[in-house]
Molecule: TPP riboswitch aptamer (THI element)
Organism: Chloroflexota bacterium
């Protein structure tokens, strides 16, 4: 010079599976309660995670490869498409870099 971490309150988004008679087990941040329809699904409620700096989540997908008792279990897919924002702290800072001395 020029980019630039984190966090708060409000308000928003969003998923909730496999296995087993049942207890329970497996990943995981989260796989709960409850009501109502019921093959599916839908409303409130908690908890957790996301909010454009956006892989929280949704299609693509009943995909592909691997792997497991089983599964979105691990990786692709993915510089592919979509997705939810306001007003404050730290601070125009720590940092990482460029350039001239």
């Nucleotide at each position: 010079c020029g980019c630039g971490a984190u966090u708060g309150c409000u308000a928003g988004g969003g998923g909730u599976g496999c296995c087993g008679a049942a207890a329970g087990g497996c990943u995981g941040a989260g796989a709960g309660g409850u009501g109502c329809g019921c093959u599916g699904g839908c409303g409130c409620c908690a908890a957790c995670c996301c909010u454009u700096g956006g892989a929280a989540c949704c299609u693509g997908a009943a995909c592909u490869c691997g792997g497991u008792a089983a599964u979105g279990c691990g990786a692709g897919c993915g510089g592919a498409g979509g997705g939810a924002a306001g007003c404050g702290g730290c601070a125009a800072u720590a940092g990482a870099g460029a350039c001239c001395a």